[in-house]
This is a predicted structure of a 479-nucleotide part of an RNA (small-subunit ribosomal RNA, 3' major domain) from an uncultured Alphaproteobacteria bacterium. The coordinates come from a structure-prediction model, not an experiment, and the mean pLDDT is 83. The RNAcentral record of the full RNA draws on ENA and SILVA.
Context: one part of a larger RNA
RNA sequence: UGACGGGGGCCCGCACAAGCGGUGGAGCAUGUGGUUUAAUUCGAUGCAACGCGCAGAACCUUACCAGCCCUUGACAUACCGAUCGCGAUUUCCAGAGAUGGAUUUCUUCAGUUCGGCUGGAUCGGAUACAGGUGCUGCAUGGCUGUCGUCAGCUCGUGUCGUGAGAUGUUGGGUUAAGUCCCGCAACGAGCGCAACCCUCAUCCUUAGUUGCCAGCGGUUCGGCCGGGCACUCUAAGGAAACUGCCGGUGACAAGCCGGAGGAAGGCGAGGAUGACGUCAAGUCCUCAUGGCCCUUAUGGGCUGGGCUACACACGUGCUACAAUGGCAGUGACAGUGGGAAGCAAUACCGCGAGGUGGAGCAAAUCCCCAAAAACUGUCUCAGUUCGGAUUGUACUCUGCAACUCGAGUGCAUGAAGUUGGAAUCGCUAGUAAUCGCGGAUCAGCAUGCCGCGGUGAAUACGUUCUCGGGCCUUGUACA
Repeated sequence: UGACGGGGGCCCGCACAAGCGGUGGAGCAUGUGGUUUAAUUCGAUGCAACGCGCAGAACCUUACCAGCCCUUGACAUACCGAUCGCGAUUUCCAGAGAUGGAUUUCUUCAGUUCGGCUGGAUCGGAUACAGGUGCUGCAUGGCUGUCGUCAGCUCGUGUCGUGAGAUGUUGGGUUAAGUCCCGCAACGAGCGCAACCCUCAUCCUUAGUUGCCAGCGGUUCGGCCGGGCACUCUAAGGAAACUGCCGGUGACAAGCCGGAGGAAGGCGAGGAUGACGUCAAGUCCUCAUGGCCCUUAUGGGCUGGGCUACACACGUGCUACAAUGGCAGUGACAGUGGGAAGCAAUACCGCGAGGUGGAGCAAAUCCCCAAAAACUGUCUCAGUUCGGAUUGUACUCUGCAACUCGAGUGCAUGAAGUUGGAAUCGCUAGUAAUCGCGGAUCAGCAUGCCGCGGUGAAUACGUUCUCGGGCCUUGUACA
């Protein structure tokens, strides 16, 4: 000087408390451990691994296993020789296929000094080489997590100290903040904080193939037509909030408390933004890369299998256990987004998944497109008209192909489960809870992820205690 303390003081955070809803019990989904296996590819492992890499394993993916094949190789550059094309396409044979053999058709490369001279392409050959998701993240770059959006981390000069170092950065107030004020052997400065950036909340201007009987006319009653940009909205620019004003308090300061006006008030709400560093944290399987290793194989191709196994254990979720509910009927109201090998209205067929046909739309124009809520009826506390697992059967769709191993539908079946031990998690407002919708990936497959809107709470006395963190101080046989 740090680190640590079941030392002290001050302060903060959904840290506790106050509340609301969960997890832990059940079934299922998903990830992991373990076990099994020819293989169950590999990585991630307290917080900070475990719905993580994977924004989607039937083949492919795929790295794993079995078998069958190739060896200058699926891919790149260079050399020699041959050909003039390549390429697309038809059919047949062998084969699981890769591959091998035969074959039909369409075209017959470019420049040229007409010399196989140059370029390009294909085939064959030999060698340099290619190739490796092989090892080392404890050789690395890059990227990322974490403490933590915590308020800290430092430097120059000066001063003090023999020195390591100290001071500044401590102190008194204050703040979300090393934020600001005052004081002070310090005076300044840098990286962080804040602001500058984006979105939302109010208004104005500009603009009107969205919106509007707002005011007029027509109407097939549909903003549908004429007409118009007032409003809504869209998207560009601007205004607006600064403790600016008033009162109190404070040290005449910084600030704090209350009030006015205002769409918004003291950081208005949310996002992006992550200092010096810590964990030899994670990643050599995104990529790049040193070293090591393989080179008729640890490289390459293919078929089939596996990653989907199952006594069990854990994490994360979904669905429930019901009456604030289930079922039936009637029948309102969104937003984000997406759409051409696509989204698909209307119509018809089917109990349904879906099918047939297909208007319109490269989309503020057309389409995808709501549910909870509300109203009416019924059920009356039961393993039920709760719950839907499991199984049987018949189908639908995608796809070369759903056996291993897809999703969905109808009928039948109707398991556990009556609110969950110890323990434990999230959340402070348009939040929690609850309801549906969209998107990426994607042929198909979502209870996951990323977004969107609808309905919409309760509670916070307080900081004694638990956890984490910041500052000062004290002890130490630790560095």